[in-house]
C1' cells in the first nucleotide's frame, strides 16, 4: 500500500421506507422427576459525519479483524 468482513449470547439473512431466522438464554405449560414438545417476552445494524422526506443499504473518515 490493495481487498474483503463488520447486524440478538453464538450462526447467518435482507432491503433506501417498522430489521428476520435458527441457535443460547428468560417466563410459562406438560411430566412423579429430568430430558424432549408447545407456548410467550426481552434482546441487534462496529464508530462519527454527509446526501436523502427517510440510511443498516449510497459516499467519505475511522477503529478492529482475515488477506494479498
Nucleotide at each position: 500500500c490493495g481487498g474483503a468482513u463488520g447486524u440478538a449470547u453464538c450462526u447467518c439473512a435482507a432491503u433506501g421506507g417498522u430489521a428476520g431466522a435458527g441457535u443460547a438464554g428468560a417466563a410459562g405449560u406438560u411430566u412423579c422427576c429430568c430430558a424432549a414438545g408447545c407456548u410467550u417476552a426481552a434482546g441487534a445494524c462496529g464508530a462519527g459525519g454527509g446526501u436523502u422526506c427517510g440510511a443498516u443499504u449510497c459516499c467519505c473518515u475511522u477503529c478492529a479483524u482475515c488477506u494479498g
Annotation: This is a predicted structure of a 68-nucleotide RNA (transfer RNA) from a marine eukaryotic metagenome. The coordinates come from a structure-prediction model, not an experiment, and the mean pLDDT is 81.